[in-house]
The part of an RNA shown here (large-subunit ribosomal RNA, domain II) has 682 nucleotides and comes from a Dehalococcoidia bacterium. Rfam family: Bacterial large subunit ribosomal RNA. On this family, see Cannone et al., BMC Bioinformatics 2002: "The comparative RNA web (CRW) site: an online database of comparative sequence and structure information for ribosomal, intron, and other RNAs". The sequence was found in a public genome assembly.
Context: one part of a larger RNA
RNA sequence: GCCAGCGAGUUACUUUGUGUGGCAAGGUUAAGGCGUUCAGCGCCGGAGCCGAAGCGAAAGCGAGUCUGAACAGGGCGUUCAGUCGCGCGGAGUAGACCCGAAACCGUGUGAGCUACCCAUGGCCAGGCUGAAGCGAAAGUAACAUUUCGUGAAGGGCCGAACCCGUUUACGUUGCAAAGUGAUGGGAUGAGCUGUGGGUAGGGGUAAAAUGCCAAACGAACACGGAGAUAGCUGGUUCUCCCCGAAAUGCAUUUAGGUGCAGCGUCGGGAGUUACUUCGCGGAGGUAGAGCACUGAUUGGACUAGGGGGGGAAGACCUUACCAAACCCUGUCAAACUUCGAAUACCGCGAAGGGCACCCCGGCAGUGAGACAGUGAAGGAUAAGCUCCAUUGUCGAGAGGGAAACAGCCCAGAUCGCAAGCUAAGGCCCCUAAGUGUGUGCUAAGUGUUAAACGAGGUGGGGGCGCCCAGACAGCCAGGAGGUUGGCUUAGAAGCAGCCACCCUUUAAAGAGUUCGUAACAGAUCACUGGUCGAGGGCUCCCGCACGGAAAAUAAACGGGGCUCAAGCACACCGCCGAUGCUGCGAAUAGCGCGUUCGCGCGCUGUGGUAGGGGAGCGUUCCCAGAAGCGUUGAAGCGUCACCGUGAGGUGGCGUCGAGUACUGGGAAGUGAGAAUGCUGGC
Numbered sequence: 001g002c003c004a005g006c007g008a009g010u011u012a013c014u015u016u017g018u019g020u021g022g023c024a025a026g027g028u029u030a031a032g033g034c035g036u037u038c039a040g041c042g043c044c045g046g047a048g049c050c051g052a053a054g055c056g057a058a059a060g061c062g063a064g065u066c067u068g069a070a071c072a073g074g075g076c077g078u079u080c081a082g083u084c085g086c087g088c089g090g091a092g093u094a095g096a097c098c099c100g101a102a103a104c105c106g107u108g109u110g111a112g113c114u115a116c117c118c119a120u121g122g123c124c125a126g127g128c129u130g131a132a133g134c135g136a137a138a139g140u141a142a143c144a145u146u147u148c149g150u151g152a153a154g155g156g157c158c159g160a161a162c163c164c165g166u167u168u169a170c171g172u173u174g175c176a177a178a179g180u181g182a183u184g185g186g187a188u189g190a191g192c193u194g195u196g197g198g199u200a201g202g203g204g205u206a207a208a209a210u211g212c213c214a215a216a217c218g219a220a221c222a223c224g225g226a227g228a229u230a231g232c233u234g235g236u237u238c239u240c241c242c243c244g245a246a247a248u249g250c251a252u253u254u255a256g257g258u259g260c261a262g263c264g265u266c267g268g269g270a271g272u273u274a275c276u277u278c279g280c281g282g283a284g285g286u287a288g289a290g291c292a293c294u295g296a297u298u299g300g301a302c303u304a305g306g307g308g309g310g311g312a313a314g315a316c317c318u319u320a321c322c323a324a325a326c327c328c329u330g331u332c333a334a335a336c337u338u339c340g341a342a343u344a345c346c347g348c349g350a351a352g353g354g355c356a357c358c359c360c361g362g363c364a365g366u367g368a369g370a371c372a373g374u375g376a377a378g379g380a381u382a383a384g385c386u387c388c389a390u391u392g393u394c395g396a397g398a399g400g401g402a403a404a405c406a407g408c409c410c411a412g413a414u415c416g417c418a419a420g421c422u423a424a425g426g427c428c429c430c431u432a433a434g435u436g437u438g439u440g441c442u443a444a445g446u447g448u449u450a451a452a453c454g455a456g457g458u459g460g461g462g463g464c465g466c467c468c469a470g471a472c473a474g475c476c477a478g479g480a481g482g483u484u485g486g487c488u489u490a491g492a493a494g495c496a497g498c499c500a501c502c503c504u505u506u507a508a509a510g511a512g513u514u515c516g517u518a519a520c521a522g523a524u525c526a527c528u529g530g531u532c533g534a535g536g537g538c539u540c541c542c543g544c545a546c547g548g549a550a551a552a553u554a555a556a557c558g559g560g561g562c563u564c565a566a567g568c569a570c571a572c573c574g575c576c577g578a579u580g581c582u583g584c585g586a587a588u589a590g591c592g593c594g595u596u597c598g599c600g601c602g603c604u605g606u607g608g609u610a611g612g613g614g615a616g617c618g619u620u621c622c623c624a625g626a627a628g629c630g631u632u633g634a635a636g637c638g639u640c641a642c643c644g645u646g647a648g649g650u651g652g653c654g655u656c657g658a659g660u661a662c663u664g665g666g667a668a669g670u671g672a673g674a675a676u677g678c679u680g681g682c
Base pairs, nucleotide, nucleotide: 001682002681003680004679005678006677011094012093013092014091015090016089017088018087019086020085021084022083023082026050027049028048032044033043034042035041036040054061055060064076065075066074067073097235098234100232104225105224106223107222108221109220115199116198117197118196119195120194121193122192123191124189126158127157128156129154133150134149135148136147137146138145162186163185164184167182168181169180170179201217203213204212205211210219238616239615240614241613242612243611248261249260250259251258252257262366263365264363265362266361267360268359269358275352276351277350278349279348280347281346282345288339289337290336294333295332296331297330299328300327303323305322306321307319308318309317310316369394370393371392372391373390374389375388377386378385399410400409401408414586415585416584417583419582420581421580425576426575427574428560429559430558434573436572437571438570439569440568441567447562453547454546457544458543459542460541461540462539463538464537466535474531475530476529477528478527480504481503482502485499486498487497510525514523515522587606588605589604590603591602592601593600594599617671619668620667621666622665623664624663625662628660629659636655637654638653639652640651641650642649643648
């Protein structure tokens, strides 16, 4: 891991609701007793309990009573049948659907592992070093001191046994639940070790690590309290049918729990109330707009006040300074409004509207929501962000489209059909349907990602100049004189800078457009003539393209591939395309009509998680009926066929070898795929 078996809402009592049965203003017995065909049944037993009257704290009164001064008002009653069984749905008390703690407490068992201690024993090859003391000699006045011997000390040195475990390799389903090889530390000591004994869990022991106390010790192990508790996680077993949520509000030592409400379902009651549209009537201060208010705010005018200057610190004068109020002009506002919608909301009326609404009761689940559009807030006018409002979808929704893709678009799947029509989206090939029609646009493979901004891309439209008396571009020629204007400056001559910007000759020519020089010079432009010969220039708006454009696969059309398109825009015709709609057949729920009560016809429905309700299948055992089937082959097992919407059922054949089916009822250890489930097998 697979297979098989086992494996989870039970039981008792109390209570509430519902179904059903008995009796009924009553209902019912409990313990106990008697009988008996004896875990049963029948009969006694009225103690007790519930109901038939309530109200008040009570005295008490009573269809009333309490409050109260009240014969007032108000509160609770008076109307409406209960009670005892049985079944079922809930609740309570019990382990209460099952499995699961970490822990707590009690009583014991442990120091044969290990820590420390006590008692008594044992062990340490060999080698090295050579303290004190002592002796001799030298030496001293005597000591001291020196030298040579002797001597044997040491938590001394090297190194086996022994003890340890430094580094490294291997080992890591090992040889081993801590080892092996190599290397290493101690090795006369605070050494190692045998045996016997001691200390015990709120504890012991500890050269102290939270170490050790029998292979897991921040508090051992065993058993018990015990099915501790678990607002947590996991699991919870047959079928079909009807309906079908929530992820919100308030509160909570509350936030992943719970209570009440909201939303679901079932039963009962009431009965057009819900809802939609239209008409009429309302309340409102949002969007927008506005500046009369409250504030903010542009420029100007005007004018208090302030600042600066003059004056004498005065009066006063002055000012290209700041600037209130007022006026003009132009703006802004969630906490501004002289105004002011659309929607939404409320009321009335009408029409549509078979239950949608409302009331009473049983049972729930939900109270983590997600994304998208719209209106706000928070954030950074970030987030697949957070938080509200509103609508939709998903949640609990399959199908078609978006290549793939819960939340987007289309559309809500009762079942069947090798029938038809459509939606979104599509129609060159992959791939069902147009290489469809008409008119344009695009050249960028734009299409098949992106902005400010840039640009003689290209198409369309508008406006203003120029032009055969010759425009625009090119080419040829001129582009002069006063004058090197004045100033400044070393210089300043058109061309550093400042000021002025005239006059003349002219077809035309600036006191000079750019380059250039130290300054001149030189080149060039404006402007003019010639040549050429037909359009040319500027500007605004619109369409489609271009650049801007760097990320990890080619990888930003699903691919191929596509250019008067297979791209873009507009218009049109046709077709494809879904579980939508239609057709045919079938099932089922509700309602209506008919009924020969078997049913038939019609209408409207039949996606579905949590969850509510209904109807069934099967298993084991028991009772009754019928007395069935069975060695001429029961159950079980295998296989095939048929029947039923399904759980399932029936039959044939094979295997097997002794039990077992049917009908009605009853009782449950009643259905397995999941629980890191349990046991076994492989």